[in-house]
RNA sequence: UGCCAGCUCGUCCAACGGCAGGACCUCCGACUUUGACUCGGAUGACCGUGGUUCGAAUCCACGGCUGGCAA
Numbered sequence: 001u002g003c004c005a006g007c008u009c010g011u012c013c014a015a016c017g018g019c020a021g022g023a024c025c026u027c028c029g030a031c032u033u034u035g036a037c038u039c040g041g042a043u044g045a046c047c048g049u050g051g052u053u054c055g056a057a058u059c060c061a062c063g064g065c066u067g068g069c070a071a
Base pairs, nucleotide, nucleotide: 001070002069003068004067005066006065007064010024011023012022013021018054026042027041028040029039030038047063048062049061050060051059
């Protein structure tokens, strides 16, 4: 310098263009003499700005960050 891939709860992953969901963590409760295990519940996220569309996490453009390949 060119090319390619990725970016979603605190973490790891899902999600035909149509209600953003699961596991772990955290918190609350049940259970227990206490704790652990187990069970129930709650909190919590689409990298940014535009565009397309009735409707965008998803498609397009630019930007940012991370990784890879070539030189």

Transfer RNA from a Polyangiales bacterium, 71 nucleotides, folded computationally. Its mean pLDDT, the model's own confidence on a scale to 100, is 81. The sequence is in RNAcentral, with records from ENA. Rfam family: tRNA. By type it is a transfer RNA.